[in-house]
RNA sequence: GCAAACCGCCGGAAACGGCGGGACGCAAAGCUAUGGGGACUAAGAGUCACUUAGACUACGUCAGCCCGGCUGCUGA
Numbered sequence: 001g002c003a004a005a006c007c008g009c010c011g012g013a014a015a016c017g018g019c020g021g022g023a024c025g026c027a028a029a030g031c032u033a034u035g036g037g038g039a040c041u042a043a044g045a046g047u048c049a050c051u052u053a054g055a056c057u058a059c060g061u062c063a064g065c066c067c068g069g070c071u072g073c074u075g076a
Stems, first nucleotide, its partner, number of pairs: 001026002006021006024064001030070003035067003038062003045057004
């Protein structure tokens, strides 16, 4: 310096995000989702399946999941 969980308000179908409070932690817990992997959600749409309603799929989301890239601080 940043700011988890949790709480409030707002957005979103959701995951989740924004703002405020709040601090669990973090020497990159800065940026990058158009570098790669992984995870989460499935409204609309698509595919499958149909006797009673479901399954799968990211164009959505997560960088405080991992590897990498860029930048920054420190200076044994």